[in-house]
């Protein structure tokens, strides 16, 4: 210098003028003072808080997750590590339990695709034919998984011995499988020993194993106020006993249709009504939820490799609703362009992605810039 | 703000659950039929399944991310 790799940080600053929203000074106006977007506010992909479902219990079904240990309120998230793969390397990636429980599938090609399989080839033997002969050809019974060819995948690899030809048939090395001293919290690693080798792939196919999960979502929900045709249709029901009665009815108990428990069964609850559809009203009313207190932020300190946790101090930090958070000018700073200049530099233009809506913790996606550590290659000293 | 669904030829759709050939109707092209046109008959063309990545021998189909479109949900009686 080029190429790369992994973290971190910033997301313009200050002032003036004019505006917007909220809060306070006020009971109101005017005025004054204070506060006012993000690292992703986004996608809504996970996990929670909170609220209701007339209790959320059991079983089945269904869904999710899946190496280990730790962190956390929790997680499918994070940290550290193990194993496998990729990269020369710094480093990166992994839905990473089970395919020797079972079932399914493996198209096309190929002889054969999963308790393997003889198409060509090679070899022994037999019959027939040819040749003087060595031998050659055709057919048949067998042997052979070494060679060819097909395929994503063909039942260990290389070399040697052996054989009629071959083959873990035998041997050496490599691979594989089993046992395993010992180490580690654990995933796992592993000295050493044994075995000729059994066990193809697919679980982001069904499934098995382990763990977790009730559902809906702030348009959840609570209170207040106003209004009505307090309407119509449909489904399933309206039983019995006792008491009171102003004889209209009311109350209690039992039974039960129906309904709720997001699928089914049991169980539980409501129960003479319940549910559905259409119509009607408010004109999308007000207050709370909801924004001062939280799994909260900053600083210091201690523990831990780290994620994170403990302790101490300080702070209160947007918020209404279909929705405020803006514009202009000046100075300074950063980056990227353009023009001029030999140069120092000067002039000028632009500022990535994006916009809080109940609130948190993550992930993912979008996207501009600065700086640091490290790696590889080349050059110079 | 919350919830659900869809994207395959010019248009409307199937195939996706359970992975191996992308198909149907209308439209389009050519030929036949007709005096000519329509209808009809025969033959044919047209796709990289919204995009990217992954699993697999193999992906429209399974998984993840992303883009676009559509639908539903106020309160009271």
């Nucleotide at each position: 210098a080029g190429a790369g790799c992994g973290g971190g940080c910033c997301g313009g600053a200050u002032g003036a003028u004019c505006g917007c929203u909220c809060c306070g000074g006020u009971a109101a106006a005017a005025c004054c003072g204070g506060a006012g977007a993000g690292g992703a506010a986004a996608g809504u992909c996970c996990g929670a808080a909170c609220u209701c479902c007339g209790a959320a219990g059991g079983g089945c079904a269904g869904g999710g997750c899946g190496c280990u240990c730790c962190g956390u309120a929790a997680c499918g998230c994070g940290g550290a590590g193990g194993c496998c793969c990729c990269g020369u390397g710094a480093g990166g990636g992994g839905a990473c339990g089970g395919a020797a429980a079972g079932u399914g599938c493996c198209a096309c090609a190929g002889a054969a695709a999963a308790c393997a399989a003889a198409c060509c080839g090679c070899c022994u033997g037999g019959u027939c034919g040819g040749g003087c002969g060595a031998c050659c050809g055709a057919c048949c019974c067998g042997g052979u998984a070494a060679g060819g060819g097909u395929g994503a995948a063909a039942c260990g690899g290389u070399g040697g011995g052996g054989u009629a030809a071959g083959a873990g048939c035998c041997c050496a090395c490599c691979g594989c499988c089993c046992c395993g001293a010992g180490g580690g919290u654990g995933a796992c690693c592993a000295a050493g020993g044994g075995g000729g080798c059994a066990c193809g792939g697919u679980a982001a196919a069904c499934c098995c194993c382990g763990c977790c999960c009730g559902g809906a979502g702030c348009a959840a929900g609570a209170c207040c106020a106003a209004a009505u045709a307090g309407g119509a249709g449909g489904a399933c029901g309206c039983g019995c006993u006792c008491c009171c009665u102003u004889c209209g009815g009311g109350g209690a108990g039992c039974a039960a249709a129906g309904g709720g428990u997001g699928g089914c069964c049991c169980g539980c609850c409501c129960g003479a009504g319940u549910c559905c559809u259409c119509g009607g009203g408010u004109c999308a009313g007000g207050u709370c939820g909801c924004a001062u207190u939280g799994a909260g932020g900053c600083c210091g300190u201690g523990g831990g490799c780290a994620a994170c946790c403990g302790c101490g101090g300080c702070c209160c930090c947007a918020g209404a609703g279909a929705a405020a958070u803006g514009a202009u000018c000046a100075u300074c700073a950063g980056c990227c362009g353009g023009c001029c200049g030999c140069g120092a530099g000067g002039c000028u233009g632009g500022c990535a992605c994006a916009g809080a809506a109940u609130u948190c913790g993550g992930c993912u996606u979008a996207g501009g810039g600065c700086g640091c550590a490290c790696u590889c290659u080349g050059g110079c000293g | 703000c919350g919830g659900g669904g869809c994207g395959u030829a010019g248009c409307g759709c199937a195939g996706c659950c359970c992975g191996g050939u992308a198909g149907c109707g209308c439209a389009c092209u050519g030929c036949g039929u007709u005096c000519g046109g329509g209808a009809c008959g025969c033959a044919g063309g047209g796709g990289u399944c919204g995009g990217a990545g992954g699993u697999u021998c193999a992906a429209a189909u399974c998984c993840u991310c992303u883009c676009g479109c559509c639908c539903c949900g106020a309160c009271c009686a």

Predicted 3D model of RNase P RNA and transfer RNA as a complex of 458 nucleotides.
Rfam match: Bacterial RNase P class A.